[in-house]
This is a predicted structure of a 72-nucleotide RNA (transfer RNA) from Clathria sp. The source organism's lineage runs through Eukaryota, Opisthokonta, Metazoa, Demospongiae and Clathria. Its mean pLDDT, the model's own confidence on a scale to 100, is 81. Its Rfam family is "tRNA". By type it is a transfer RNA.

This record gives sequence, structure tokens and C1' cells, in this order.
RNA sequence: AUAUUCUUAGCUCAAUGGAAGAGCGUUUACCUUCUAAGUGAAAGGUUGCAGGUUCGAAUCUUGCAGGGUAUA
Repeated sequence: AUAUUCUUAGCUCAAUGGAAGAGCGUUUACCUUCUAAGUGAAAGGUUGCAGGUUCGAAUCUUGCAGGGUAUA
């Protein structure tokens, strides 16, 4: 330099056009003499950034930024 792939909650990952969930973690309540374990609940997201298509975009598309892989 070219091709390809990825970027979603604090971390690891789902969701292939009808509007975002799970596990772990955090907080809190219950339980317990206390802690741990267990059970219930809650908080936490402008889906990397900026545009376009669409009635409707995490999803399709363009550019940019960053990471991986291959080739030179």
C1' cells in the first nucleotide's frame, strides 16, 4: 500500500430491518449472631464518529478513526 474482518453496559458476548438482552461484575433488600453462600430487585447503552437509504437502522450503504488477519 491492497484485500478482508471486527468495534454494542465496567468485562465477555447475543440480537441478520419493527427499535437492545444475557452471563459475570456493581448497588440494594431478604436470609444469617457475623461473613461467605443462596434468593429477590435495581442501576448501568446517544450500538466507535459523521452522513445517506427506509414509514422504521445495532442491522443496509458511504466516509473517517481504531484493532485483528492475509499478501506485497